[in-house]
Predicted 3D model of a 122-nucleotide RNA (SAM riboswitch aptamer (S box leader)) from Metabacillus arenae.
RNA sequence: CUCUUAUCGAGAGAGGCAGAGGGAACUGGCCCUGUGAAGCCUCAGCAACCGGUCGAAGCGAAAUAAUGAUUAUUUCGUACCAAGGUGCUAAUUCCAGCAAGUAUGUGCUUGAAAGAUAAGAA
Repeated sequence: CUCUUAUCGAGAGAGGCAGAGGGAACUGGCCCUGUGAAGCCUCAGCAACCGGUCGAAGCGAAAUAAUGAUUAUUUCGUACCAAGGUGCUAAUUCCAGCAAGUAUGUGCUUGAAAGAUAAGAA
């Protein structure tokens, strides 16, 4: 760099260095920014893709059976954890661009495309 699959309306920021841009690219909007952008570093946090519980168990409830404590079976419901590998911590991926539907104070809905992240593959 390419391909496949899944997800993208939730969540989570302080400090230091730095010094003018940033929100992926283009266009149009709309925003953030010297009350300090990008970038780098430190610490903290969010999330749960990989990972762990977990060769189908784990947790909760109920029923039944045996029982001293409890255990076993069945049924129903439901995940939980965060050490590690990534990722993320303004605004829906900030919104739109293409197509379809609907509406006609220019919008709304759905899908695609593009993009991001993870896991896997070539």
It matches the Rfam family "SAM riboswitch aptamer (S box leader)". Rfam's curators write: The SAM riboswitch is found upstream of a number of genes which code for proteins involved in methionine or cysteine biosynthesis in Gram-positive bacteria.